[in-house]
The RNA shown here (c-di-AMP riboswitch aptamer (ydaO/yuaA leader)) has 142 nucleotides and comes from Desulfopila aestuarii DSM 18488. RNAcentral records the identical sequence in 2 taxa. NCBI's taxonomy places the organism under Bacteria, Pseudomonadati, Desulfocapsaceae, Desulfopila, Desulfopila aestuarii. The prediction has a mean pLDDT of 76. The sequence is in RNAcentral, with records from Rfam and Ribocentre.
RNA sequence: CGCUGCAGAAUGCUGAGUUCCGUCUGGGUGGACGGGAGCGGGGAAACCAAUUUGUAGGGGCGUAUCGCCGGAAUACCGGCGUAGGGCAAACUCUUCGGCCCGAGCCCGUCAGCUAACCUCGUAAGCACCGAAGGGAAAGCAC
Numbered sequence: 001c002g003c004u005g006c007a008g009a010a011u012g013c014u015g016a017g018u019u020c021c022g023u024c025u026g027g028g029u030g031g032a033c034g035g036g037a038g039c040g041g042g043g044a045a046a047c048c049a050a051u052u053u054g055u056a057g058g059g060g061c062g063u064a065u066c067g068c069c070g071g072a073a074u075a076c077c078g079g080c081g082u083a084g085g086g087c088a089a090a091c092u093c094u095u096c097g098g099c100c101c102g103a104g105c106c107c108g109u110c111a112g113c114u115a116a117c118c119u120c121g122u123a124a125g126c127a128c129c130g131a132a133g134g135g136a137a138a139g140c141a142c
Base pairs, nucleotide, nucleotide: 011127012126013125014124018037019036020035021034022033023032024031025030038122039121040120041119042118043117048112057110058107059106060105061104066081067080068079069078070077071076084101085100086099087098091135092134093133094132095131096130097129
């Protein structure tokens, strides 16, 4: 100096996935359990809507849908597009350009909307975008 592995911190990104309290552990960190707040999801009346599914089932979370082509091939794999979604130098809006994603999983024959009510989750994975204009705040100086 380079490579690899482990651990921690700071600043950030996608995402609902943040925060507080109590108990246990000799103490701390951590962990486990329990209870709140915040955020997010599902079920569930009347009214309204819908009259449409019954194996070609139907539905949910999510941006992740829908086409065409190829592989012998519905499933499966790959390619090219695409609805849609994302990109950090405090926040937000608009515009231009650039770079990416366009997955995966679940319910189990069953669910439109839906107040009361019931119920579930609070993970996982990452590391570099530039420019122009506006808005609302905050700080500093005088």